Predicted 3D model of a 109-nucleotide RNA (SAM riboswitch aptamer (S box leader)) from an Armatimonadota bacterium.
The source organism's lineage runs through Bacteria, Bacillati and Armatimonadota.
It matches the Rfam family "SAM riboswitch aptamer (S box leader)". For this family Rfam cites "The S box regulon: a new global transcription termination control system for methionine and cysteine biosynthesis genes in gram-positive bacteria" (Grundy and Henkin, Mol Microbiol, 1998).
Of the family's consensus pairs, 97% are formed in the model.
């Protein structure tokens, strides 16, 4: 790697420091970037998947609350769209459902 579970329309940086040309893993679009992105370090934040701690009740595969611990995440719904059904409209396109693929946690291995 591969396999099983849940979850992915919510939240978080116009910060400092280095780099310096691309980034958003394909392709189409459509965004970001020399008014420095991407990346990397510190700092500081968000979230509540495990683990703690507490607290309720209908005591279970429950419901709140806390956040010092392990991970994770801080453009843009997983940025949309690709493949399949369905609605609306009509040569344009909207909208809705699913699958597939990833992403993260937890578990097994």
């Nucleotide at each position: 790697a591969a396999c099983c579970u849940a979850u992915c329309c919510a939240g978080a940086g116009u910060g400092g420091c280095g780099c310096g040309a691309g980034g958003g893993c394909a392709c189409g679009g459509c965004c970001c970037g020399a008014u420095g992105a991407c990346c990397g370090c510190c700092c500081g934040g968000c979230a509540a998947c495990c683990a703690g701690g507490c607290u309720c009740c209908c005591c279970g595969u429950g419901g709140g609350c806390c956040a010092c611990g392990g991970u994770g995440c801080c453009a843009a719904g997983u940025c949309c769209g690709u493949c399949c059904c369905c609605c609306u409209g009509a040569u344009g396109a909207g909208g809705g459902g699913g699958a597939u693929a990833g992403a993260u946690a937890g578990g097994a291995g």